[in-house]
Description:
Transfer RNA from a Candidatus Aenigmatarchaeota archaeon, 74 nucleotides, folded computationally. Its Rfam family is "tRNA". By type it is a transfer RNA. It was read from a public genome assembly.
RNA sequence: GGGCCCAUGGUGUAGCUUGGUUAGCAUCGGAGCUUAGGGAGCUUCAGACCCCGGUUCAAAUCCGGGUGGGCCCA
Numbered sequence: 001g002g003g004c005c006c007a008u009g010g011u012g013u014a015g016c017u018u019g020g021u022u023a024g025c026a027u028c029g030g031a032g033c034u035u036a037g038g039g040a041g042c043u044u045c046a047g048a049c050c051c052c053g054g055u056u057c058a059a060a061u062c063c064g065g066g067u068g069g070g071c072c073c074a
Base pairs, nucleotide, nucleotide: 001073002072003071004070005069006068007067010027011026012025013024020057029045030044031043032042033041050066051065052064053063054062
């Protein structure tokens, strides 16, 4: 220098191909129920789409650029 892949709550991950429900699930955290107490279990609450621009009625999703990470080639 060239190519490919990845980026979503504190952590892990689905959703992207096929644009449209309040962005789902697990775990952690807060509150409660349960228990003699604890653990386990159950209910509930809070928390996220890497950044900029474009397309569109509508973008986590499509397009362009950038940033960061990984792999390969030279």